[in-house]
RNA sequence: GCCACCUUAGCUCAGCUGGUAGAGCAGUGCUUUCGUAAAGCAAAGGUCCCCGGUUCGAUUCCGGGAGGUGGCU
Numbered sequence: 001g002c003c004a005c006c007u008u009a010g011c012u013c014a015g016c017u018g019g020u021a022g023a024g025c026a027g028u029g030c031u032u033u034c035g036u037a038a039a040g041c042a043a044a045g046g047u048c049c050c051c052g053g054u055u056c057g058a059u060u061c062c063g064g065g066a067g068g069u070g071g072c073u
Base pairs, nucleotide, nucleotide: 001072002071003070004069005068006067007066010025011024012023013022019056028042029041030040031039049065050064051063052062053061
């Protein structure tokens, strides 16, 4: 230098064919216990890496950029 893939909650990751984003774990509160752990219940937690384009509408499609992983040279 070239090619492919990835970037979504604190962490690990879903999210189909464009219609206002979810799960598990962690954390918080409650129940239970003499108390803790475990278990159960509930709520909370998001500029979907950035900029632009298309569209009535973009996490999703298109272009550019940034970071990461792998391969080639």